The RNA shown here (SAM riboswitch aptamer (S box leader)) has 101 nucleotides and comes from a soil metagenome.

RNA sequence: CUUAUCAGACGGGUGGAGGGAGACGGCCCUGUGAAACCCGGCAGCCUGCAGCGCAAUUCGCUGUAAGGUGCUAACUCCGGCAGAGCAAUCUGCGAGAUAAG
Numbered sequence: 001c002u003u004a005u006c007a008g009a010c011g012g013g014u015g016g017a018g019g020g021a022g023a024c025g026g027c028c029c030u031g032u033g034a035a036a037c038c039c040g041g042c043a044g045c046c047u048g049c050a051g052c053g054c055a056a057u058u059c060g061c062u063g064u065a066a067g068g069u070g071c072u073a074a075c076u077c078c079g080g081c082a083g084a085g086c087a088a089u090c091u092g093c094g095a096g097a098u099a100a101g
Stems, first nucleotide, its partner, number of pairs: 001101006011039004018029003024079003040072003045068003048064006076095001080093005
C1' cells in the first nucleotide's frame, strides 16, 4: 500500500498500583485488587487435518481447533468530515486495530 473484519470471550493463580495503543481533551475502570506473567476462554484470518461439490485442481463450501497470529470493561469508550433529523439518533467517509498478501 491492497483486501477483509470490527462480532465474541464465565473465570482461576501469581502480583501489588496503575490502566483504557501514542499526544491532547473528555469520560471511565481500579486495594470489592491496575499493569504484567501463567492457566482457562473467545474467534476462525493463515497453515494443517477431515468431509462434500466439480472432469480435475493450487478452486469453492462445511467442520475441527493441532500449529502461526490476534483478542478477552464500556460501539473500535467518546472526539474529525458529510448527509438526514427539532432532538435523541442513524448512515457514509476518514482515522485506528487485527489478519493475509

The RNAcentral record of the sequence draws on MGnify. The coordinates come from a structure-prediction model, not an experiment, and the mean pLDDT is 81.